Predicted 3D model of a 110-nucleotide RNA (SAM riboswitch aptamer (S box leader)) from uncultured Allomuricauda sp. The coordinates come from a structure-prediction model, not an experiment, and the mean pLDDT is 79. The organism belongs to Allomuricauda, within Bacteria. The model forms 94% of the base pairs in the Rfam consensus.
RNA sequence: UUGUUAUCAAGAAAGGUGGAGGGAAUGGACCCAGGGAAACCUUAGCAACCCUUUUAAUAUAAAGAAGGUGCUACAUUCUACCUAAACUCAUGGUUUAGGAGGGAUAACGU
Numbered sequence: 001u002u003g004u005u006a007u008c009a010a011g012a013a014a015g016g017u018g019g020a021g022g023g024a025a026u027g028g029a030c031c032c033a034g035g036g037a038a039a040c041c042u043u044a045g046c047a048a049c050c051c052u053u054u055u056a057a058u059a060u061a062a063a064g065a066a067g068g069u070g071c072u073a074c075a076u077u078c079u080a081c082c083u084a085a086a087c088u089c090a091u092g093g094u095u096u097a098g099g100a101g102g103g104a105u106a107a108c109g110u
Base pairs, nucleotide, nucleotide: 003108004107005106006105007104008103013043014042015041016040017039021032022031023030026080027079028078029077044072045071046070049068050067051064052063053062054061076102081099082098083097084096085095086094087093088092
């Protein structure tokens, strides 16, 4: 570096430095941004993957938040590929649901 598993429609701020971009990539859209983007620092908060305690165990559930992370606009911002249903009454479109792929985070493993 590649990989495996689990989760991702909830939740959660302010200040300083900085000075133009950002929302992962590609396309389409939409949104945020000199009333200050990205990035960095400080403090605070949210959550519960590792962790701690109890519980039936190795597995389940509950609680906790010292430590290791992570996160604190918009569903993973929406969408693209596949399937089904409904609507439309055109050979296409829209909506809903599910799946795949990609992404993010944690743990494990190499």